[in-house]
Notes
Predicted 3D model of a 100-nucleotide RNA (Glycine riboswitch aptamer) from Marihabitans asiaticum. It was read from a public genome assembly, where an Rfam model found it.
RNA sequence: UCACCCCAUGAGGGAGAGCCCCCGACGUCGAACGGACGGUCGGGGCGCCGAAGGGGCAAACUCCCCGGAACCUCUCAGGCGCCAGGACCUCGUGGAUCAG
Numbered sequence: 001u002c003a004c005c006c007c008a009u010g011a012g013g014g015a016g017a018g019c020c021c022c023c024g025a026c027g028u029c030g031a032a033c034g035g036a037c038g039g040u041c042g043g044g045g046c047g048c049c050g051a052a053g054g055g056g057c058a059a060a061c062u063c064c065c066c067g068g069a070a071c072c073u074c075u076c077a078g079g080c081g082c083c084a085g086g087a088c089c090u091c092g093u094g095g096a097u098c099a100g
Stems, first nucleotide, its partner, number of pairs: 001100001006095008018046001020045007027037003047080003053076001054074003061067001
C1' cells in the first nucleotide's frame, strides 16, 4: 500500500398472500324512530403468505457424545389495496482484518 471475506451506511432492484366478514366511533343524507352512504380510526373473527426477527432439523466430520445450514420447515412475531417493511443481489462510501 492492499484484493476476497466481515461490519456499518447510501442508492437502485426486490416475491408471496382477503383493502373478506362483523361490531363500535366520527362525518353526510333524513321531520323523527329506523335506516342508508362513503372515508378514516379502533376492536373481534375466519382464511391465507413467508424473504424482517425468532424456533427446529440432516449428512459429512467424530471412538462416542456434543456441536452441526438454508430462500428446508414451524408460523411465535411479522405481513395479506397504497405507503412502509422486506431475505437477497448490484454499485458507491467508511471501518476493521489479513493473504500478496